[in-house]
Predicted 3D model of a 383-nucleotide RNA (Bacterial RNase P class A) from a Pseudomonadota bacterium.
Rfam family: Bacterial RNase P class A. It is annotated as a ribozyme.
Of the family's consensus pairs, 94% are formed in the model.
RNAcentral holds the sequence, with entries from ENA.
It is recorded under the gene name rnpB.

RNA sequence: AGGAGUGGGUGCAUGAUCGCUGGUCCUGUUCGGGUCAGAGGAAAGUCCGAACUCCGCAGGGCAAGGUGGUUCGUAAUGCGAACUGGGGGUGACCCCGAGGAAAGUGCCACAGAAAAUAUACCGCCAGGGCUCACGCCGUGGUAAGGGUGAAAUGGUGAGGUAAGAGCUUACCGCCUCCGUGGUGACACGGAGGGCAUGGCAAACCCCACCUGGAGCAACAUCAAAUAGGGAGACACUUGAGGGCGGCCCGCCCGAUGUCUUCGGGUAGAUCGCUUGAGGCGCCAGGUGACUGGCGUCCUAGAGAAAUGAUCAUGGCCUUCUCCGGCUACCUUUCGGGGUAGUACGGGAGGGUACAGAAUUCGGCUUAUAGCCCACUCCUUUUU
Numbered sequence: 001a002g003g004a005g006u007g008g009g010u011g012c013a014u015g016a017u018c019g020c021u022g023g024u025c026c027u028g029u030u031c032g033g034g035u036c037a038g039a040g041g042a043a044a045g046u047c048c049g050a051a052c053u054c055c056g057c058a059g060g061g062c063a064a065g066g067u068g069g070u071u072c073g074u075a076a077u078g079c080g081a082a083c084u085g086g087g088g089g090u091g092a093c094c095c096c097g098a099g100g101a102a103a104g105u106g107c108c109a110c111a112g113a114a115a116a117u118a119u120a121c122c123g124c125c126a127g128g129g130c131u132c133a134c135g136c137c138g139u140g141g142u143a144a145g146g147g148u149g150a151a152a153u154g155g156u157g158a159g160g161u162a163a164g165a166g167c168u169u170a171c172c173g174c175c176u177c178c179g180u181g182g183u184g185a186c187a188c189g190g191a192g193g194g195c196a197u198g199g200c201a202a203a204c205c206c207c208a209c210c211u212g213g214a215g216c217a218a219c220a221u222c223a224a225a226u227a228g229g230g231a232g233a234c235a236c237u238u239g240a241g242g243g244c245g246g247c248c249c250g251c252c253c254g255a256u257g258u259c260u261u262c263g264g265g266u267a268g269a270u271c272g273c274u275u276g277a278g279g280c281g282c283c284a285g286g287u288g289a290c291u292g293g294c295g296u297c298c299u300a301g302a303g304a305a306a307u308g309a310u311c312a313u314g315g316c317c318u319u320c321u322c323c324g325g326c327u328a329c330c331u332u333u334c335g336g337g338g339u340a341g342u343a344c345g346g347g348a349g350g351g352u353a354c355a356g357a358a359u360u361c362g363g364c365u366u367a368u369a370g371c372c373c374a375c376u377c378c379u380u381u382u383u
Base pairs, nucleotide, nucleotide: 001379002378003377004376005375006374007373008372009371010370012314013313014312015311016310017309018308020038021037022036023035024034025033026032040354044365045364047363048362049361050360051359052215053214054213055212064211065210066209067208068207069083070082071081072080073079084098085096086095087094088093099206100205104204105203106200107199108198121146122145123142124141125140126139128137129136130135154172155171156170157169158168159167173195174193175192176191177190178189179188180187181186220270221269222268229262230261231260232259233258234257235256241253242252243251244250278297279296280295281294282293283292284291285290315352316351317350318349319348320347322346323345324344325342326341327340328339329338330337331336
């Protein structure tokens, strides 16, 4: 100098005018006026986990759903930290849907002899029959080599054999057991086993652990008009209709109107509501996530939803070489002229993102024009 990796920060400023929401004050109020406050790192997706509220709930089990290396952190989590194992990168570093395939069932296209109780297409070997011979036929052995496939029944070398084969042996892998280290996942070492165990659990399933439901439009308080319900009084007895009864009378209930009253409940109002597992700073503990102590600060609370619009000035980024300066080269009649570059000063143009609180927190994920900071790695060059 160039190219990368990781982590973090910021993400327009000031002023004027006109508006919006809330608190408070003025003069008590409708109005009006003064004054103060008024979006984010993600307010988003609503994917997890909680607080809070109501409903449900003896206890146990089944079903259903979720999680899946270990140990910590946390109010809690499917989140985070550190580590283990596996994979990628020269490296800084990054990624992992990371329990079980010797409990069972199932699947493994095409090709191939065979896709899992093994088996044999070409081949290799032995001996038999036929043939003058080349060769052909059938039997047995084998799986080294070829071929198929994403994947072929441990791999490589040596020995061994008719040819071969864990058949034997060395190393590697695998399994079992033991020892050492580690809280643990696991690592390292030793002994034994000749290999039994192909892959898929983002197929069913098995194992371990976890899980009641609904959500601030929750919930609670006050409560109008209209309609309807309960009770009482009065009016009218016009009394529909019903019960007792064979029928009538009679008795009981009762549709009606007015008033009073009770309770439910809608609109509406209030509450929940913003001081909270809170922010910032310092110190201490811890590898870290995080925790503890002290100090300090208060920072929207609307209800279909305010936080806006316009203008001016200035930042920041970027484009054009339009002007000037500077540098290099060419040219000159020595006055200058031309070409190229520019990280300097102006000028003109463009850009200034993603986005918009709705009960509140902790995470995750996704979006984001630009700018800044810290640490680290690789390559090349110079000293």